Context: one part of a larger RNA
């Protein structure tokens, strides 16, 4: 530990329930809303956390109806207090009140907040407050007023409007307009005008009274259904896209302007005695006519053209016209017809009818009785029913309740038909057809497009755009180009119910829907909890009991819990509650288990056990007890044995998938088309729509299908096409169909189920980060010394040198700060990027705060494709979207028959498809198949040749060529060179054949077979990855477990079983089930291990057998073949091996033995001119050959069995399965015999097919039953319906066991226990109908594991509290940090703050403790920060521009700080606030009153413009006179000149009156303040540098003061210790720092003023700024210390001096350099100007007013951003001591901590 039994635990599945869903019928509503909506905030109760209900009149108020006894909503009790028969609570209608946001509307704004004008009112002396009511914009109408520019118009004012605005589920209509997909890619197309955006309407919308259809026949507006029809047609003529007329039915309805002409107003124009003035006469009148043009009225509205216009007709009665007569003719009233709130058509009322919104009333049973906690249930005996729908009541109740059927009922307020009453509207026809009108930038056409079935097409018809451009009825459009000829219609105005869509809503009802993982997302306080910057996503969670009757009391325990008591039927129904599986975890009890491997069962099975039951014997007090044995439990020990699913050629596979369980989870449904079963009717079948009817059903025949067919078609027609044909030949003619139902495939839709990466299209993001923009802030300290200046030398002058000043730098060293090289760590971390030690950069292109722009094919980028909220080669959300997905994964009960392929052919195909092929049902056919035998046949393979076609060797013979000799040429001669043809002689060949099989292959005859054989023909598949052996070949290396091929085979595949140890393809064999029967195969027979230590003969010696080649070998058997040998072999021993001669020649030598020649001769029994060894060369030693010895067999060489070496790899023998075997248990022959399988026998069953027999069950016989993919078939079981029938509290489902039963799913009204209300069964019928896998989904539990870990840094000791102390609480020592880890702020955060109290969870451990939980407390402001003040960048933005729409841009405004402006300081105090309270002591603004000074007003008094009167002078200019100087012209002249005359100046009159002065009267003005647009000044502005002068701080004192005087040498001293402080304010005004007069000339400006430049004089006086210092504030408060207190209080109080040293802070926005040249506007101040204006400014002094919002409390962190009480990250201020240059760096103070094992 493992199995098995009982008993718990956890868990929450099952079963029953339903309060909530979900799907649809009817009706009924189909809108709200500036009179303030939808939808929210925020409040309201006595005591209220949420919900509801309601608004400061707040769970409510008022009338009016209803009800009629209780009542103050719900979670939800209490406890207070109250209302009610004088009618509450409730319930309806009809009104009140409705607080702040929201279109949001007085402005503003970050939605529920701020800040305002005016009018009235309240309060106050006054200001300040407070209330009521009103004050956006836009249209539209009126009127009033009014620019550029006369009239006029823009415009603007002022009233008037129940106009607009915004919200809303689908539906409707228009402006915009995709992608994905599909086409097996793709781009015309397709999806699709679909999603989605925008814009407008409406109870519906749109459309709609023919310029229409049609065909030669008619119809008569528009929608919408069937149907025509998946047809006509369109279409890369692919994919697909798809009508319309006819026709049948719902509904039903038709109108009305413009124009012609008539009246009349206006305004223009014309007209003057004519013309008109209803006509006729007679008089009168006379701008009355006439034309045009708008405007009002009448008129009129058609297509068989209509109308004006002209003629005529049709009632009555009154009046009208310049007079009068007739006459005509209008006009009103009557009458008469038609109408009347959808339209046309203007506008109703009022009763009556019905009908909604509360409601009333409503029949009929008991129980004696059975069970039971309880009766409605079982009996028994009743009644009602126009009521037996439904729910409740302790279980199932027609008579118990509450309804229900019928039948009634409204004070108010609504709704509809119809009817009646008032009232109101409207008004007719008939001829002529001469003239006139009938809709114009319009029809038409052109170009270019859109949308129709129609994609430019032959393209009508209809819309638009841009161009051009018509008739007016004898016109014009239209019938699919176009024309003609018939027909149809009348465009260019408007309106129009009903039939149709569609439900966010209300009532009422239904379900062969769901029933808590089902149904919405939500049955429960759900769009909530939670996540996300945002858009957006988005759960989980039901059940006690008939009724709290919810456990009083008592025990353990701090508590939580529990254990008895009690309640109740039941407490294992105990608020973690119904029933309570399983997975998990556990108790006790039996039983196995300690030398023994592994799919975990299964067969066999000893042993041990004891409930229960059976059986048998015994025994017995008859209750029963033993005893054995069988069922049961565990089971040593043997055999056999490779999970499951999925892909696959093959899976135990080390391939894929699963942690276990429990629930859920996948071929459906609609609607074509096509078989097959079944049913109706049948030469016919059938209805769709709608139609009537409560229904069942009835009716509709439009339509489709069938009933003739060929043919391109015209056409013909049982035929027809073709064809000349009468031939032939195709395709018909001689088998019946349609309608439903169920079924199998299929099309179209998402179509079995999950699952993409990605397209698009709307919108969300720039709190992260990237770049700009404004507007702040930071950067210890040290070093270097450039430019310029200075002085000195130098020099004609310079340059230049050197000293010094002086402070430059994308400069140097280095901290903060900012980055991110380098290592080491972390790497399920502390941390989804960190930390340790080092590193660069640190005044620049530096860093950083806060505001604010830039948005997804965009944006940004010193560019890395780098960043846009942990996401970037195109962001997030949500939607097209169930996008495709030839891929991968998964598919859920049972049994029965049959069973395949992995090949051809074709494919942008090759892991898909499509046709065949093989399968399977079902039919038709009937031996057509197959095997063998026989007879006939066709071929060109294997082999075999070499006759052809190539290839090839030798060898002869020989052309011809080379070479070499000869050679003038020619020719010749030769040649161990090549070499055709030809010959012999041997070869080769898929693409060679003179040849030439075997077997296969055709056909015909027998004969055997008679079956899941064969063949046609339909339905439905799969399969088209195959492998391996054997044989035949190609490709490779005659390699591969390689690869390809075959009409060759086998197996595996989809095949178990024996063998081959083990092994998918190898060999035997093909498992329907049983059986403890038998015979075989393959392949075995020592033992494992069933069967021979069987027989006989040989071989192996190698453990060959039990791995392997060329090659080797005197292994070894067996075989031939040949040598030698008793004339003596072989082999060993003894002997000899000589002589010429060292052969020649080479050579330094070569003497047999380096080499080359050449190998003779002699003696001999025999010896090589030499077989090896060897020397420098000899020499030496052998050898071969002889002889002797010895004495019989000895070589060689060829076939051949069996052996041997060659023979190296990784854990460990390991290459017989082991073990072991050797005359075998190994090989090889030969024999007998046995074992051996799911094969074959035999016995029993079961089922398919067939064949007889039967109606039929069914018998009988035969052959059959291996099995993927698939086919076919026939069943089980689960919900729910019908309809019949039963069961049940004497206990249903459901859950748990045991027994039984069936071939399988399964079943049992068998049977224990548990449970407590329903639940079968039979026939039929409809499904959300079966779970193991999908890395499936959600839940529960393991398992890793009592593991890893508990997140930087120090604690120890006593006391305390408490049930309990490492950690809480004090306390003493210790340590740490100390430019923090200390302290104060902003941003964020929302109560974490402070006091009592708790200890479930939260805290990585405990806990008495908390930043956790409950309760109660805290946050005080003129001055501080923010609004009532200013603007910056940017945002909105009235009018305006521009844009399909949505909207964008932007004037004038108007918001917006991080910046400009602005008045308080010290100290005290609380358990938590403080510049906020208090004490003192200041200051701002502003009311009042008071005082004083000014300056005005009336009054008096002056004085005046305009203007008006009156007079005065009177310019200038007419005129007249007059006439210098001169002159024109004429006379005269002594020629000087002089006289007339013209002009003409001065002057002199006259006239005129500018203008000036005086006078009269003077409405009025003038002289203060105060408000203010516009205007000027100012606010006001950079870095860098350095000196100076203060001050904060800081040290020291031998002074001051208070206090100590010594455990231990000294220590009343020059000892020790603490302590030596104090604001704004108001006063004074230092260092210091600005600012010079005048004269001229420019620039700009209206001016005023700003600004540049030169020239003289000056450097002072004065003034403006301005730290600090001193006084004062301060006879105060603080203060060591001491007295009190002892958790708190409170009380007295000294000194309060001086020296040094000192800032990064102040003087300072200064002053000096420097180039990059450094917002804005308010507040202030100025003159002058407009308005207003009778009392008012300043100063003092007193008295008063001073809103609003923040305020607690963390803040380099345990509270903020980081999912955490997270070693990260986060902006400004202070910053002390020693050392030190220093904010480095070490130690320290103040202060904080010891940081959750």
């Nucleotide at each position: 530990a493992g199995c098995c039994a009982a008993c718990g635990g956890u868990g929450g599945a099952u079963g029953c329930c339903u309060u909530g869903g979900c799907g649809c019928c009817a009706a009924g509503a189909a809108c709200c809303g500036a009179u303030g909506a939808a939808g929210g905030a925020c409040g309201u109760g006595a005591g209220u956390g949420a919900c509801u209900g309601c608004g400061a009149a707040a769970a409510g108020c008022u009338g009016c109806g209803g009800g009629g006894a209780g009542c103050c909503g719900u979670c939800u009790a209490c406890u207070a207090g109250g209302c009610c028969u004088c009618g509450a609570u409730c319930c309806g209608c009809a009104g009140a009140u409705a607080u702040c946001c929201g279109a949001a509307u007085g402005g503003g704004g970050a939605a529920a907040c701020c800040c305002g004008g005016c009018a009235c009112u309240c309060g106050u002396u006054a200001u300040g407050g407070a209330g009521u009511g009103u004050c956006a914009c836009c249209c539209c109408g009126g009127u009033c007023u009014g620019a550029a520019u006369a009239c006029a118009u823009a415009g603007g004012g002022c009233c008037g409007g129940u106009g607009g605005a915004g919200g809303g589920a689908a539906c409707c209509a228009g402006g915009g307009g995709a992608a994905u997909u599909g086409a097996a890619a793709c781009a015309u197309c397709u999806a699709a005008g679909u999603a989605c955006c925008c814009u407008g309407a409406g109870g519906a919308a749109a459309g709609g009274a023919a310029a229409g259809c049609a065909a030669c026949c008619g119809c008569g507006a528009c929608a919408c259904c069937c149907u025509u029809a998946g047809u006509a047609g369109c279409g890369g003529c692919g994919a697909g896209c798809g009508a319309a007329a006819c026709g049948g039915g719902u509904a039903g309805a038709g109108a009305c302007c413009a124009a012609a002409c008539c009246g009349u107003g206006u305004c223009a124009g014309u007209g003057u005695c004519a013309a008109g003035c209803c006509u006729g006469a007679u008089g009168g009148c006379g701008u009355u006519g006439c034309u045009g043009a708008c405007g009002c009225g009448g008129g009129g509205u058609a297509g068989u053209g209509g109308g004006a216009c002209c003629a005529g007709g049709a009632g009555a009665a009154u009046g009208a016209g310049c007079a009068u007569c007739a006459g005509a003719u209008c006009a009103u009233u009557c009458a008469c017809g038609g109408a009347g709130u959808u339209a046309a058509c203007a506008a109703g009322u009022u009763g009556c009818u019905g009908u909604g919104u509360a409601g009333u009333a409503g029949a009929a049973c008991g129980a004696u009785u059975c069970u039971g906690g309880a009766a409605a249930g079982g009996u028994c005996g009743g009644c009602c029913g126009u009521a037996g729908u439904g729910g409740g009541u302790a279980a199932u109740a027609g008579c118990c309740c509450c309804g229900u059927a019928c039948a009634c009922g409204a004070a108010a307020c609504g709704c509809a038909c119809g009817c009646a009453g008032c009232c109101u509207c409207c008004g007719c026809u008939u001829g002529u057809c001469a003239u006139c009108c009938c809709a114009a930038g319009u029809a038409g056409c052109g170009c270019c497009g859109g949308a129709a079935c129609c994609g430019a097409g032959a393209a009508a018809g209809u819309c638009g755009g841009c161009g051009u451009g018509a008739a007016u009825c004898u016109g014009c459009g239209g019938g699919g180009a176009c024309c003609a000829c018939c027909c149809c219609g009348u465009a260019a105005g408007u309106c129009u119910a009903a039939g149709u869509a569609u439900u966010c809503c209300u009532u009422g009802g239904c379900g062969a829907c769901c029933g808590a993982u089902a149904g919405u997302g939500a049955a429960c306080c759900a769009g909530u909890a939670c996540c996300g910057u945002g858009a957006g996503g988005g759960a989980a969670a039901g059940g006690u009991g008939a009724a709290a009757a919810g456990u009083a009391c008592c025990c353990c325990g701090g508590g939580a819990g529990g254990g008895g008591a009690g309640u109740g039927a039941a407490a294992u129904a105990g608020u973690a509650c119904c029933u309570g599986a399983a997975a998990c975890c556990g108790u006790u009890g039996g039983u196995u288990u300690a030398c023994a491997a592994g799919c975990a069962g299964u067969u066999a099975a000893a042993g041990c056990g004891u409930c229960g039951u059976c059986a048998u014997g015994c025994c017995u007090u008859c209750g029963g007890g033993c005893a054995u044995g069988g069922c049961c439990g565990c089971g040593a020990u043997a055999g056999c044995g490779u999970g499951c699913c999925u892909u696959u050629u093959g899976a135990a596979g080390a391939a894929u998938g699963a942690g276990c369980c429990u629930g859920c989870g996948a071929g459906u449904u609609a609607u074509g088309g096509u078989g097959u079963g079944u049913g109706g009717c049948a030469a016919g079948g059938u209805u769709a729509a709608c139609c009537c009817g409560u229904g069942a059903g009835g009716g509709g025949g439009a339509g489709c299908c069938g009933g003739a067919g060929c043919g391109a078609a015209a056409g013909c027609g049982a035929g027809u096409c073709u064809g000349a044909a009468u031939a032939g030949g195709g395709c018909g003619u001689a088998g019946a169909g349609u309608c439903g139902c169920a079924u199998g495939c299929u099309g179209u839709a998402g179509a079995c189920c999950c699952g993409a990466a990605g397209c698009c299209a709307a919108g969300u993001g720039a709190u992260c980060u990237a770049u700009g923009c404004a507007u702040g802030g930071c950067c210890a300290g040290g070093u270097u010394g450039a430019a310029g200046c200075g002085a000195a030398g130098g020099u004609a002058a310079g340059a230049c040198u050197u000293c010094g000043u002086g402070g430059a730098g994308g400069a140097c060293c280095g901290a903060a700060c900012a980055c991110a090289c380098g290592u080491a760590g972390g790497u399920u971390g502390a941390a989804a990027a960190c930390u340790g030690c080092g590193g660069u950069g640190a005044u620049g292109a530096g860093c950083u705060g806060u505001g604010u722009a830039u948005a997804g094919g965009g944006g940004u980028g010193a560019a890395a494709g780098g960043c846009u909220a942990a996401u970037c080669a195109a962001a997030c959300u949500u939607g097209g979207c169930g996008a495709u997905a030839g891929c991968u994964g998964g598919u859920u009960c049972u049994c029965c028959u049959c069973g395949a392929a992995a090949u051809g052919c074709a494919u942008c195909u090759a892991g898909g498809u499509g046709c065949a092929g093989c399968g399977u049902c079902g039919u038709g056919u009937g031996u057509u198949c197959a095997g063998u035998a026989c007879c006939g046949g066709a071929g060109g393979u294997a082999g075999a040749g070499c006759a052809c076609u190539g290839g090839a060797u030798g060898g002869g013979u020989a052309c011809g060529g080379g070479g070499g000799c000869c050679u003038a040429c020619a020719a010749g001669c030769u040649u161990a060179c090549c070499a055709a043809c030809c010959c012999c002689a041997g070869c080769c060949a898929a693409a060679c054949u003179c040849c030439g099989a075997a077997u296969g292959c055709c056909g015909g005859u027998a004969c055997u077979c008679c079956a899941g054989a064969g063949c046609g023909c339909g339905g439905c598949a799969g399969u088209g990855a195959g492998a391996c052996c054997a044989c035949g070949a190609g490709g490779g290396a005659u390699g591969a477990g390689c690869u390809u091929c075959g009409u060759u085979g086998g197996u595996c595949g989809a095949a178990a079983g024996g063998g081959a140890a083990a092994c998918a393809g190898c060999c035997c064999a093909g498992a329907c089930c049983g059986u403890c029967a038998g015979c075989u195969a393959a392949g075995g027979c020592c033992c494992c291990u069933a069967a021979u230590u069987c027989a006989g003969g040989a071989c192996u010696a190698a453990g060959u057998g039990g791995u392997a080649a060329a090659c080797g070998a005197u292994g070894u058997g067996g075989g031939a073949u040949u040598g030698c040998a008793u004339a003596g072999a072989c082999a060993g021993c003894c002997a000899g091996g000589a002589g010429g001669u060292u052969g020649g020649c080479u050579u330094a030598g070569a003497a047999g033995c380096a080499g080359c020649c050449a190998c003779c001769c002699u003696u001999a029994a025999a010896a090589g001119a030499g077989u090896g060894c060897g020397u420098a060369a000899u020499a030496g030693c052998u050898c071969a050959c002889u002889g002797g010895u010895c004495g019989a067999g000895u070589g060689a060489u060829c076939c051949u069995g069996c052996g041997c070496g060659g023979a190296c790899a990784a854990u460990g023998u390991a290459a017989c399965g082991g073990g072991g075997c050797u005359c075998a248990a190994g090989u090889c022959c030969u024999g007998a015999g046995c074992c051996g399988a799911a094969g074959c026998u035999a016995c029993g069953g079961g089922u398919u097919c067939g064949u007889a027999c039967g109606u039929a069950a069914g018998u009988a016989c035969g052959a059959g039953c291996g099995g993927u993919a698939g086919a076919g078939g026939a069943g089980c079981g689960u919900u729910g319906a019908u309809a019949g029938u039963g069961c049940a509290g004497u206990g249903a489902a459901g859950c748990u066991g045991c027994c039984g039963c069936g071939u399988a799913a399964g079943c049992g009204u068998g049977u224990g226990g548990u449970g407590g209300a329903g639940c079968g069964c039979u026939a039929u019928c409809a499904a959300g109908u079966g779970a193991g896998a999908a890395u499936g989904c959600a839940g529960g539990c393991a398992u890793g594991a009592g593991u890893a870990g508990c997140g930087a840094g120090a604690g120890a000791g006593g006391g305390g509290u408490g049930a309990g102390a490492a950690a809480c609480c004090c306390c003493u020592c210790c340590g740490c940090c100390g430019a923090a880890a200390g302290c104060c702020c902003a941003a964020g955060g929302g109560u974490u703050c402070c006091u009592g109290g708790g200890g479930a969870a939260g805290g990585c451990u405990a806990a008495u403790c908390c930043u956790c939980c409950c309760a109660g407390g805290g946050u005080a402001a003129g001055u501080c920060g923010g609004g009532a003040g200013c603007u910056a960048a940017g945002g909105c933005g009235a009018g305006g521009c521009c844009g399909a729409g949505a909207g964008g841009c932007g004037u004038a405004g108007u918001c917006g700080a991080u910046g400009c402006a602005c008045a308080a300081c010290u100290g005290g105090u609380u358990g938590a606030u403080a510049u906020u309270c208090c004490a003192g002591u200041a200051c701002c603004a502003c009311c009042g009153u008071g005082u004083c000074c000014g300056c005005g007003c009336c009054a008096g008094g002056c004085c005046c413009a305009a203007g008006a009167g009156g007079g005065u002078c009177g310019a200038c200019g007419u005129c007249g006179g007059g006439g210098c100087u001169g002159u024109u012209c004429c006379c005269u002249u002594u020629c000087g000149a002089g006289g007339g005359u013209u002009c003409g100046a001065a002057c002199c009159g006259a006239c005129c009156g500018a203008g000036u002065c005086c006078c009269u009267g003077g409405a009025g003005g003038g002289u203060a303040g105060c408000u203010g647009a516009a205007g000027g000044g100012g606010g006001a502005c950079g870095c860098a540098g350095g000196a100076g002068g203060g001050u904060a701080g800081g040290u020291g004192a031998a002074c001051c003061g208070g206090g100590g005087c010594g455990a231990u040498g000294g220590u009343a001293g020059u000892c020790c210790c603490c302590g030596g402080g104090u604001a704004a304010g108001c006063g004074u005004g230092u260092a210091g720092g600005g600012g010079g007069g005048u004269u001229c000339c420019g620039a700009u400006g209206a001016g005023a003023g700003u600004u540049g430049g030169a020239g003289c004089c000056g450097u002072a006086a004065c003034u403006c700024u301005g730290a600090g210092a001193c006084g004062u504030g301060a006879u105060g408060c603080c203060g060591a210390g001491c007295c009190g207190a002892a958790u708190c209080a409170g009380g007295c109080g000294a000194a309060g001096u001086c020296a040094c040293u000192g800032a990064u802070c102040c003087c300072a926005u200064g002053c000096u350099g420097c180039c990059a040249a450094g917002a804005a506007a308010a507040g202030c101040c100025c003159a002058g100007c407009a308005g207003u204006g009778a009392g008012u400014u300043g100063a003092c002094a007193c008295g008063g007013u001073g809103c609003c919002c923040g305020u607690a409390c963390c803040c380099c962190a345990a509270a903020c951003c980081g999912a955490c009480a997270c070693a990260g990250g986060u902006g400004g201020g202070c910053g002390g001591g020693u050392a030190g240059a220093g904010a480095a760096u070490a130690c320290c103070a103040a202060g904080g901590c010891g940081a959750u094992c």
Large-subunit ribosomal RNA, half A from an Ilumatobacteraceae bacterium, 1797 nucleotides, folded computationally. It matches the Rfam family "Bacterial large subunit ribosomal RNA". Its family is annotated with structural constituent of ribosome and ribosome in the Gene Ontology. Its mean pLDDT, the model's own confidence on a scale to 100, is 81.